A computed fold for a 163-nucleotide RNA from Capillimicrobium parvum, annotated as c-di-AMP riboswitch aptamer (ydaO/yuaA leader).
RNA sequence: ACGGUGACGGCGCCGAAUCGCCGUGCUCCCGAAGGCACGGCGAGCGGGGGACCCAAUGCGGCCAUGACAGGCCGCGGGGCGAAUCGCCGUCGUGACGACGGCGUAGCGCACCGGUUUGCGCGAUCCCUGCAGCUAACCCCGUAGGCACGCAACCGGAGAUGAA
Numbered sequence: 001a002c003g004g005u006g007a008c009g010g011c012g013c014c015g016a017a018u019c020g021c022c023g024u025g026c027u028c029c030c031g032a033a034g035g036c037a038c039g040g041c042g043a044g045c046g047g048g049g050g051a052c053c054c055a056a057u058g059c060g061g062c063c064a065u066g067a068c069a070g071g072c073c074g075c076g077g078g079g080c081g082a083a084u085c086g087c088c089g090u091c092g093u094g095a096c097g098a099c100g101g102c103g104u105a106g107c108g109c110a111c112c113g114g115u116u117u118g119c120g121c122g123a124u125c126c127c128u129g130c131a132g133c134u135a136a137c138c139c140c141g142u143a144g145g146c147a148c149g150c151a152a153c154c155g156g157a158g159a160u161g162a163a
Stems, first nucleotide, its partner, number of pairs: 012146003018043010044142006054132001058075006076130001077127003085103008106121004111156006
């Protein structure tokens, strides 16, 4: 100087999913330190339930009636999330739904903001007959998954390196 291996540290994205303290275990020849996993407590962040007032009380079939009111049975309803809604096709219904295609409300993309362009998402999961809003109050979550290139311009802030 170059290459390999191990440990540790640092930088990026979606998402609320981060930080601190304590304990146990692993890593470590022993020990310490650092790191990791699990458990507990707390802070921060995120979500749900829950008064007055306000808002709301749907659709289909059957019964009933001069007609209404009404009764019975069914189609459910709701939450996190950007993930809604429309048209067309096939299949099955009485209401409505399943699958596929094309779009779409909305959402994401490398320090931050903006403009233009490009690329992508537009789902899953959960509760179970029940919950609108909602002060006090009560409850829950703090996961999981990805990237190895970074488009151009304007503006702003900072870090590192070299001399």

Model confidence (mean pLDDT): 76 of 100. Lineage of the source: Bacteria > Actinomycetota > Thermoleophilia > Capillimicrobiaceae > Capillimicrobium.